A computed fold for a 73-nucleotide RNA from a Candidatus Kerfeldbacteria bacterium, annotated as transfer RNA.
The coordinates come from a structure-prediction model, not an experiment, and the mean pLDDT is 81.
Rfam family: tRNA.
RNA sequence: GGGCCCUUAGCUCAGUUGGUAGAGCGUUCCCAUGGCAUGGGAAAGGUCACCGGUUCGAAUCCGGUAGGGUCCA
Numbered sequence: 001g002g003g004c005c006c007u008u009a010g011c012u013c014a015g016u017u018g019g020u021a022g023a024g025c026g027u028u029c030c031c032a033u034g035g036c037a038u039g040g041g042a043a044a045g046g047u048c049a050c051c052g053g054u055u056c057g058a059a060u061c062c063g064g065u066a067g068g069g070u071c072c073a
Base pairs, nucleotide, nucleotide: 001072002071003070004069005068006067007066010025011024012023013022019056027043028042029041030040031039032038049065050064051063052062053061
């Protein structure tokens, strides 16, 4: 220098043939217990890495940038 893949909640990851963004764990609160463990319920938390384009509409499609992984030179 070139090819391919990845980037979504605090952490680990789903969600892709465009149509209101989710799970588990964690956090906070409530209920059950004399209390703990544990179980049940609820809530908060995300401009979907960044910039632009296409579209009525983009996490999703297209181009570029950044970071990471891998292979080639």